[in-house]
A computed fold for a 344-nucleotide part of an RNA from a metagenome, annotated as small-subunit ribosomal RNA, central domain. Its mean pLDDT, the model's own confidence on a scale to 100, is 89. Its Rfam family is "Bacterial small subunit ribosomal RNA".
Context: one part of a larger RNA
RNA sequence: UUGGGUGUAAAGGGCAGGUAGGUGUCUUAACAAGUGGGAGGUGAAAUCCUUCGACUCAAUCGAAGAACUGCCUUUCAAACUGUUAGGAUUGAGUGUGAGAGAGGAAAGCGGAACUCUCGGUGUAAGGGUGAAAUCUGUAGAAAUCGAGAGGAACACCAGUUGCGAAGGCGGCUUUCUGGACCACUACUGACACUGAACUGCGAAAGCUAGGGGAGCGAACAGGAUUAGAUACCCUGGUAGUCCUAGCCGUAAACGAUGAGUACUUGGUGUCCUGCGCAAGCGGGGUGCCGAAGUUAACACAUUAAGUACUCCACCUGGGGACUACGGCCGCAAGGCUAAAACUC
Numbered sequence: 001u002u003g004g005g006u007g008u009a010a011a012g013g014g015c016a017g018g019u020a021g022g023u024g025u026c027u028u029a030a031c032a033a034g035u036g037g038g039a040g041g042u043g044a045a046a047u048c049c050u051u052c053g054a055c056u057c058a059a060u061c062g063a064a065g066a067a068c069u070g071c072c073u074u075u076c077a078a079a080c081u082g083u084u085a086g087g088a089u090u091g092a093g094u095g096u097g098a099g100a101g102a103g104g105a106a107a108g109c110g111g112a113a114c115u116c117u118c119g120g121u122g123u124a125a126g127g128g129u130g131a132a133a134u135c136u137g138u139a140g141a142a143a144u145c146g147a148g149a150g151g152a153a154c155a156c157c158a159g160u161u162g163c164g165a166a167g168g169c170g171g172c173u174u175u176c177u178g179g180a181c182c183a184c185u186a187c188u189g190a191c192a193c194u195g196a197a198c199u200g201c202g203a204a205a206g207c208u209a210g211g212g213g214a215g216c217g218a219a220c221a222g223g224a225u226u227a228g229a230u231a232c233c234c235u236g237g238u239a240g241u242c243c244u245a246g247c248c249g250u251a252a253a254c255g256a257u258g259a260g261u262a263c264u265u266g267g268u269g270u271c272c273u274g275c276g277c278a279a280g281c282g283g284g285g286u287g288c289c290g291a292a293g294u295u296a297a298c299a300c301a302u303u304a305a306g307u308a309c310u311c312c313a314c315c316u317g318g319g320g321a322c323u324a325c326g327g328c329c330g331c332a333a334g335g336c337u338a339a340a341a342c343u344c
Base pairs, nucleotide, nucleotide: 004315005314006313007298008297012312014201015200016199017198021194022193023192025088026087027086028085029084030083031082033081034080035077036076037075038074039073040072041071042070049065050064051063052062053061054060091191092188093187094186095184096183097182103177104176105175106174107173108172109171110154114150115149116148117147118146119145120144121143125136126135162169163168206247207246208245209244210243211242215241216240220236221235222234223233258311259310260309261308262307263306266289267288268287269286270285271284272283273282274281275280293300294299317344318343319342326337327336328335329334
């Protein structure tokens, strides 16, 4: 490379938008680039192949044929691909109406808890643990009542519930704003799918600057435990966790399952919605169980890992190596890309 693969054996890009490219519904006509048939020319010789022949055979050599899978010219065909012109509506989108939702951004508000401060009551303990101690407390702690301040998070509702492309999103109200679904079937008329590059978003930790700092809490200190204890447990506690602006760009970023379309028995929950008096039926999500089929097995099974097609990404024994070197990016930490020697 061909081929075979990518849930768990190596392998789906963290997610989206999207350029080039690749691919693309039904129908009419034309063209004839691709495509197919015919004819002609060419495709040197040698080589290869087949048959025959010559050296006693073979190697070798000679002759004939075939072949040279290609290219060019011409002619015919018009199904398919393509191109051009026209039409269509089922793909896609728009419109009208209604509802659902922790979707996003900003501002404001609320109660519980917690810590601190002040005041009242009150007196010797409190705290912590397996047991203790460090620690707090007669300068009045803990407990309890009242007042005030502060920061962070939003119990119950809450649900294999909902929303979002993913990361993710949960008190309440207002404003701004994105998407999806259902019903109607009015409009456009293939406007579509995918997507190298590129661009944007992207948990936590970390970084820069300025704020903030209640609780928690890497580091650190002390007390224990222990043979030791740079831990697990306890008492403290700084960065951080929070906000604003800007970086970083990684995760078991997981459904370890790329996106899209079509097809292929069913049963049973649940959310949104339409029809129906109801039983129930339809559309869109979200779960469980299971048929055929698939699978090495586990399992998957209309939300496929089944049957097919289109496009992208990725894999090719383990270690060396999510490394070195180089390049690009970053303030840094580091990220992206990515070998070889050697070794089994």